[in-house]
RNA sequence: CGACCCCUAGCUCAGUGAGAAGAGCGGCGGAGUGAAAUCCCGCAGGUCGGCGGUUCGAAUCCGUCGGGGUCGG
Repeated sequence: CGACCCCUAGCUCAGUGAGAAGAGCGGCGGAGUGAAAUCCCGCAGGUCGGCGGUUCGAAUCCGUCGGGGUCGG
């Protein structure tokens, strides 16, 4: 310098046939117990890496910038 992949909740990741966001773990509350653990119920938590574009509508498509990785020179 070039090609490709990834960036979504505190962490690990799904969702990338556009219709507007989820799971597990973790956190908080409850239930339960003599007290706990396991299990069970509920809740909070996200401008989907930034900016711009296309569209009635973008996590999803396009451009650019940033961060990380693999390969090549």